Record summary
A computed fold for a 115-nucleotide RNA from Bacillus benzoevorans, annotated as SAM riboswitch aptamer (S box leader). Taxonomically the source falls in Bacillus (Bacteria, Bacillati, Bacilli, Caryophanales). The coordinates come from a structure-prediction model, not an experiment, and the mean pLDDT is 80.
[in-house]
RNA sequence: UUCUUAUCAAGAGAGGUUGAGGGUAUGGCCCUGUGACACCUCAGCAACCAUCAAUGAAACCGUUCAUUGAUAAGGUGCUAAUUCCAUCAAGUUUCCAUAACUUGGAAGAUAAGAA
Numbered sequence: 001u002u003c004u005u006a007u008c009a010a011g012a013g014a015g016g017u018u019g020a021g022g023g024u025a026u027g028g029c030c031c032u033g034u035g036a037c038a039c040c041u042c043a044g045c046a047a048c049c050a051u052c053a054a055u056g057a058a059a060c061c062g063u064u065c066a067u068u069g070a071u072a073a074g075g076u077g078c079u080a081a082u083u084c085c086a087u088c089a090a091g092u093u094u095c096c097a098u099a100a101c102u103u104g105g106a107a108g109a110u111a112a113g114a115a
Stems, first nucleotide, its partner, number of pairs: 001115008013042005021031003025087004043079003048075002050071009083107001088104006
């Protein structure tokens, strides 16, 4: 970097360094010299991997899988706004224009596995 699977409406910020951008792309909207982004320190959130327990199934030589619950020492991740909203397709309501809503998709993020 690519592929597969799962999740994305909840949750959780202070300090230091630096100094102008940031929120993936476009549009909107928003954050930002009362200090963005990034990095560092400490703290926290969560529970993907992990550990333990229960139940069930498979397998048959003590293993694998699924569900549920508990824990947070370890590997990651995260700590403005639903992934900030929309974008593409289908549908519902409708004054058939706008608008609102639902479902799916695309793109993106993260984890685990593979190449």